RNA sequence: CGAGCGGGCAAUGCGGCCGCUCGGUCCGAAAGGGCCGGGAGGAAAGUCCGAACUCCAUAGGGCACGGUGGUGGCUAACGGCCACCGGGCGAAAGCCCUGUAGUAGAGAGUAUCUCUCACUACAGGGCCCAAGCCCAGGGAAAGUGCAACAGAGAGCAGACCGCCGAUGGCCCUCCGUCGUCCCGGCUUGCCGGGACUAUGGCGGGCACAGGCAAGGGUGAAACGGUGCGGUAAGAGCGCACCGCCCUCGUGGUGACACGGGGGGCACGGCAAACCCCACCGGGAGCAAGGCCAAAUAGGGGACGAUGGUGCGGCCCGCACCGCUCGAGUCCCGGGUUGGCCGCUUGAGUCCUCCGGCAACGGGGGACCCAGAUAAAUGGCCGCGGCCCUUCGGGGCAACAGGAUUCGGCUUACGUCCCGCUCGCCGG
RNA sequence: GGCGGCGUAGCUCAGUUGGUUAGAGCAUCGGAAUCAUAAUCCGAGUGUCCGGGGUUCGAGUCCCUGCGCCGCUA
Numbered sequence: 001c002g003a004g005c006g007g008g009c010a011a012u013g014c015g016g017c018c019g020c021u022c023g024g025u026c027c028g029a030a031a032g033g034g035c036c037g038g039g040a041g042g043a044a045a046g047u048c049c050g051a052a053c054u055c056c057a058u059a060g061g062g063c064a065c066g067g068u069g070g071u072g073g074c075u076a077a078c079g080g081c082c083a084c085c086g087g088g089c090g091a092a093a094g095c096c097c098u099g100u101a102g103u104a105g106a107g108a109g110u111a112u113c114u115c116u117c118a119c120u121a122c123a124g125g126g127c128c129c130a131a132g133c134c135c136a137g138g139g140a141a142a143g144u145g146c147a148a149c150a151g152a153g154a155g156c157a158g159a160c161c162g163c164c165g166a167u168g169g170c171c172c173u174c175c176g177u178c179g180u181c182c183c184g185g186c187u188u189g190c191c192g193g194g195a196c197u198a199u200g201g202c203g204g205g206c207a208c209a210g211g212c213a214a215g216g217g218u219g220a221a222a223c224g225g226u227g228c229g230g231u232a233a234g235a236g237c238g239c240a241c242c243g244c245c246c247u248c249g250u251g252g253u254g255a256c257a258c259g260g261g262g263g264g265c266a267c268g269g270c271a272a273a274c275c276c277c278a279c280c281g282g283g284a285g286c287a288a289g290g291c292c293a294a295a296u297a298g299g300g301g302a303c304g305a306u307g308g309u310g311c312g313g314c315c316c317g318c319a320c321c322g323c324u325c326g327a328g329u330c331c332c333g334g335g336u337u338g339g340c341c342g343c344u345u346g347a348g349u350c351c352u353c354c355g356g357c358a359a360c361g362g363g364g365g366a367c368c369c370a371g372a373u374a375a376a377u378g379g380c381c382g383c384g385g386c387c388c389u390u391c392g393g394g395g396c397a398a399c400a401g402g403a404u405u406c407g408g409c410u411u412a413c414g415u416c417c418c419g420c421u422c423g424c425c426g427g
Numbered sequence: 428g429g430c431g432g433c434g435u436a437g438c439u440c441a442g443u444u445g446g447u448u449a450g451a452g453c454a455u456c457g458g459a460a461u462c463a464u465a466a467u468c469c470g471a472g473u474g475u476c477c478g479g480g481g482u483u484c485g486a487g488u489c490c491c492u493g494c495g496c497c498g499c500u501a
Base pairs, nucleotide, nucleotide: 001423002422003421004420005419006418007417008416012384013383014382015381016380017379018378020039021038022037023036024035025034026033027032041399045410046409048408049407050406051405052404053285054284055283056282060316061315062314063313065281066280067279068278069277070084071083072082073081074080085137086135087134088133089132094127095126096125097124098123099122100121101120102119103118105117106116107115108114109113138276139275143274144273145270146269160216161215162212163211164210167209168208169206170205171204172203174201175200179196180195181194182193183192184191185190186189224242225241226240227239228238229237243265244263245262246261247260248259249258250257251256289341290340291339292338299332300331301330302329303328307321308320309319310318348367349366350365351364352363353362354361355360385396386395387394388393428500429499430498431497432496433495434494437453438452439451440450446484455471456470457469458468459467477493478492479491480490481489
């Protein structure tokens, strides 16, 4: 310098003129005109949540279904907001462990050498962890279910390579007891010597039985982790630290934290799988709903009674209508598709004080700020403001526009400011 | 304006309780057969599962968000 991402501020102020439009008032028979006043947004958007309001029971009971999910608070309410808790990632320092090297250090052994401990340096691993960022963050020791492929083994699992083979088995060398045989002696059944040698002993081998789960390997995940001791090899087998479980105490409204004691560890993951627990939710939506006017042949056909409608998941219940002279439903055919109310004074806007960490609440003052139905809001000029600048000047955009209203969320959005990442150039 | 539904190959649609590789018919392409074409037979090609993000070991499928299309409603 360029590109991208995240966050923040803000979306130009005042005046005049023309145009559009609404209300009030005046003139006018009317058409229209004069004067005064008002006229889009931070998202008016998406319609994703929550409410107000209206109708249906004053919105009732049960089941089903849907939603929410740490704690406390705010709020009319919420899946929103604030504060806190817990978890994850996470630097430096610190602590622990291992390896290598060193030391004029300490100790032991006969030894210029070796071992142990200590310290230093380097490398690796772990623990703890600030700021910051992220978390749809109840329950996986209620139950059911899922885990493809790979792998020996995938849920109270497993032994492929590997390690061991202490114990048992087999083989070999050596030794050797009882015993047998041979030689010699004689006191004739004893002594001495030698060879073989049951049972057996030292050592070596095989890896057969068997032991192990440390290491390798598979996987997203392998039944606590690291290290030392220990062992035939190993293993919570023992120990230290960390984690986990049980229990007690203290602090906190609480989530939870801290500390003491006990237990070698049983209880892996997924609930944006069913499910369980707690809480919430009746339905429909201003084209709600009401009134007036207009229109009409109250036409034809089918169905219709433990019925129909409100009630749009089901049952109960409630209300209304009706029970054959028939409520109502469906189909065909036709008429009207105008006006008024709802409608904008409201969980309102601005300023200020007080309470609260904050969200927010309370008090006082000022103000009235679209309500148009196919639907208006645009342009020019002047003075300021902000930004850029080659100091002449230039720019003020983008996203986007009311349609019953309000509180949120989400999405869209140019410049400027802050932070991060990447690329290029220069020092 | 309000409310509901859908999006998978060129077209019409399947896709199970989330599992290895997403299938079917028509269409297209190549070959056989025919004098030639169609029908027929043999074979083949093929998807940003509407876009983005999340949950999960793993997403066409579950959740959130955006886009497009369709229907109902005085």
Model confidence (mean pLDDT): 76 of 100. This is a predicted complex of two RNAs, RNase P RNA and transfer RNA, with 501 nucleotides together. It holds a member of the Rfam family "Bacterial RNase P class A". By type it is a ribozyme.